[in-house]
Context: one part of a larger RNA
RNA sequence: GGACGAACGCUGGCGGCGUGCUUCACACAUGCAAGUCGAACGGAAAGGCCCUUUCGGGGGUACUCGAGUGGCGAACGGGUGAGUAACACGUGAGUAAUCUGCCUUUAGCUUUGGGAUAAGCCUCGGAAACGGGGUCUAAUACCGGAUAUGACUCUUCCCUGCAUGGGGUUGGGUGGAAAGUUUUUCGGCUAGAGAUGAGCUCGCGGUCUAUCAGCUUGUUGGUGGGGUAAUGGCUCACCAAGGCUUUGACGGGUAGCCGGCCUGAGAGGGCGACCGGCCACACUGGGACUGAGACACGGCCCAGACUCCUACGGGAGGCAGCAGUGGGGAAUAUUGCGCAAUGGGCGAAAGCCUGACGCAGCGACGCCGCGUGAGGGAUGACGGCCUUCGGGUUGUAAACCUCUUUCAGUACCGACGAAGCGCAAGUGACGGUAGGUACAGAAGAAGCGCCGGCUAACUACGUGCCAGCAGCCGCGGUAAGACGUAGGGCGCGAGCGUUGUCC
Numbered sequence: 001g002g003a004c005g006a007a008c009g010c011u012g013g014c015g016g017c018g019u020g021c022u023u024c025a026c027a028c029a030u031g032c033a034a035g036u037c038g039a040a041c042g043g044a045a046a047g048g049c050c051c052u053u054u055c056g057g058g059g060g061u062a063c064u065c066g067a068g069u070g071g072c073g074a075a076c077g078g079g080u081g082a083g084u085a086a087c088a089c090g091u092g093a094g095u096a097a098u099c100u101g102c103c104u105u106u107a108g109c110u111u112u113g114g115g116a117u118a119a120g121c122c123u124c125g126g127a128a129a130c131g132g133g134g135u136c137u138a139a140u141a142c143c144g145g146a147u148a149u150g151a152c153u154c155u156u157c158c159c160u161g162c163a164u165g166g167g168g169u170u171g172g173g174u175g176g177a178a179a180g181u182u183u184u185u186c187g188g189c190u191a192g193a194g195a196u197g198a199g200c201u202c203g204c205g206g207u208c209u210a211u212c213a214g215c216u217u218g219u220u221g222g223u224g225g226g227g228u229a230a231u232g233g234c235u236c237a238c239c240a241a242g243g244c245u246u247u248g249a250c251g252g253g254u255a256g257c258c259g260g261c262c263u264g265a266g267a268g269g270g271c272g273a274c275c276g277g278c279c280a281c282a283c284u285g286g287g288a289c290u291g292a293g294a295c296a297c298g299g300c301c302c303a304g305a306c307u308c309c310u311a312c313g314g315g316a317g318g319c320a321g322c323a324g325u326g327g328g329g330a331a332u333a334u335u336g337c338g339c340a341a342u343g344g345g346c347g348a349a350a351g352c353c354u355g356a357c358g359c360a361g362c363g364a365c366g367c368c369g370c371g372u373g374a375g376g377g378a379u380g381a382c383g384g385c386c387u388u389c390g391g392g393u394u395g396u397a398a399a400c401c402u403c404u405u406u407c408a409g410u411a412c413c414g415a416c417g418a419a420g421c422g423c424a425a426g427u428g429a430c431g432g433u434a435g436g437u438a439c440a441g442a443a444g445a446a447g448c449g450c451c452g453g454c455u456a457a458c459u460a461c462g463u464g465c466c467a468g469c470a471g472c473c474g475c476g477g478u479a480a481g482a483c484g485u486a487g488g489g490c491g492c493g494a495g496c497g498u499u500g501u502c503c
Base pairs, nucleotide, nucleotide: 001503002502003501004500006499007498008497009496010495013370014369015368016367017366018365019363020362021328026326027325028324030323031322032321035072036071037070040069041068043065044064047063048061049060050059051058052057079281080280081279089205090204091203092202093201094200095199098198099197103194104193105192106191107190108189109188110187111145112144113143114142120135121134122133123132124131125130151174152173153172154171157168158167159166160165180186207253208252209251214244215243216242219241220240221239222238223237224236225235226234256278257277258276259275260271261270262269263268283304284303285302286301287300306317307316308315309314334360336359337358338357342356343354344353345352346351373403374402375401376400383394384393385392386391407444409439410438411437412436413435417430420427421426447492448491449490450489451488452473453472454471458487459486460485461484462483468475469474
């Protein structure tokens, strides 16, 4: 000198764009953050409509739809950085050792039956959470049969690779599919290909410590069984005795990694906030279920700590989602508006949901822009300060004259962002915002640090090794340019200084 997710002191006009718990991965009141589909299903709790009524109600319809069965989603999106020195990450390869819902594409099929069950109704238990029994019913829910390229196994032959091997072909056997609704449409099943996403393996790379020198028994390898989508001690039985290490094993400390960010001429050094990619975690520890995908933040089970309810028998909960509260701290925001846009889930669609997101609010926290007026104006006024008492300086500064009106203010007008969707009507949170026009008046808007040298800027008074200053050198003990105040000056300017950290 530059930089910062900064803080502190003094000061503070406006706007744009960013950014804001770095500390206790501490505990959380309250609200919201994941639903949707009636064009899968039986239905009808509520509203609408129609009929009826003894005004209590009853019946119908399915415009619509609570609860339920079923499907898809909930594994995305959002948060955090605890753990992790590891194939976690980065980069480059491999998978002839693999899977992949929705989507695209190709070929073929969509046949025949059955028994239940929730909701409902009846009833019982419980304080509640919730649960039990009986009975009735539906499906794109569930289960059989048929058929079937393909799968598995045995077999014939052919082609081919970097190894284990891979691909195709002939015949036999084994056990396997489907779902409807309809006006169009939308679907279902099998097989192949693609796309996307994911799993696994390997080469190389990036921390400190030897005051850690030896470490290891599923350990290292083999055979066989099991397991997985898949290779593999992944797991198990048996067999062998191996494997790693001064090119630092093992142990300990620290730490999410990267694109990048800061600095620097570069080499390098430091960092990993925001944004993007990957990973890990979701009160703590463990476990599996469902599923194409989880060992699953707002799912389940068990154990633990904590909090809450209880009729004491038993139950409920998990903000490292968005706001918000307490606590910790030098320190970090609103319990806001909207789905109008972009994106996501569901749906044929209308649409519904979306604290993702778009916006607004708060904070000079940062960067950038603008303003606090412009021109003229010397008897160089008054006042202040200094003075050699002549004057000098503040200083064209002010007054005064002539102008201007950015920004802020008031009034009127007033968007782009809107394309889609929909028969049409219509549809903007931001926002009556930005912007435009008009109006009035210099009107509403300047501070902070420093002035001994480094380092740009000097005098006076007070004080008298006191009070104090100080980044280093050092100032202060009676004329202090170094303390305090004033005048003046220098620097930067809605900021200026200080502290901390990095280069």

Small-subunit ribosomal RNA, 5' domain from Stackebrandtia albiflava, 503 nucleotides, folded computationally. It matches the Rfam family "Bacterial small subunit ribosomal RNA". The coordinates come from a structure-prediction model, not an experiment, and the mean pLDDT is 85. It was read from a public genome assembly.